[in-house]
RNA sequence: GGGGAUGUAGCUCAGCGGUAGAGCAUCGCAUUUGCAAUGCGAGGGUCGAGGGUUCAACUCCCUCCAUCUCCA
Numbered sequence: 001g002g003g004g005a006u007g008u009a010g011c012u013c014a015g016c017g018g019u020a021g022a023g024c025a026u027c028g029c030a031u032u033u034g035c036a037a038u039g040c041g042a043g044g045g046u047c048g049a050g051g052g053u054u055c056a057a058c059u060c061c062c063u064c065c066a067u068c069u070c071c072a
Stems, first nucleotide, its partner, number of pairs: 001071007010024004018055001026042005048064005
């Protein structure tokens, strides 16, 4: 320098155009003498950044950034 993959909650990851979700973690309540486990609930996201297409974009297109990887 060229090709490919990934980027979504604190962490690991779903979500193939129509209101952003799960598990773990955190907090509260119940249960216990207490802890753990369990059950119920709550908070937490400008979906890497900027544009474009569309009535509507995490999703499709373009550019850029970061990480990983292959080739030279």